[in-house]
RNA sequence: ACGGCCGACGCGGGAGAGCCGGGCACGCCCGGCACCGAAGGAGCAACCUCCCCGGCAAUCUCUCAGGUCCAGCACCGCGUCGGACUG
Numbered sequence: 001a002c003g004g005c006c007g008a009c010g011c012g013g014g015a016g017a018g019c020c021g022g023g024c025a026c027g028c029c030c031g032g033c034a035c036c037g038a039a040g041g042a043g044c045a046a047c048c049u050c051c052c053c054g055g056c057a058a059u060c061u062c063u064c065a066g067g068u069c070c071a072g073c074a075c076c077g078c079g080u081c082g083g084a085c086u087g
Stems, first nucleotide, its partner, number of pairs: 005083009018033006034068003040064001041062003047055002
């Protein structure tokens, strides 16, 4: 340095889940019940352990948060920049 790894940004792709009532400035807001899980968060296995505490993953589980128009969204691809390591 190339590639790979990590991160940031940009672009593209990106699922799921809603009814009712009320207000209204018709954009939206509020309430009741229902539902979704792929922002975030929380929990657990094998395993590790002085066998005790504890550590320890997810797209699993929970639904606190978020969501059921748009936006956002884990994840995937491409590009740019930066970082650490190795050679």
The prediction has a mean pLDDT of 81. Glycine riboswitch aptamer from Amnibacterium sp. CER49, 87 nucleotides, folded computationally. Its Rfam family is "Glycine riboswitch aptamer". Its family is annotated with glycine biosynthetic process in the Gene Ontology. Of the family's consensus pairs, 91% are formed in the model. The organism belongs to Amnibacterium, within Bacteria.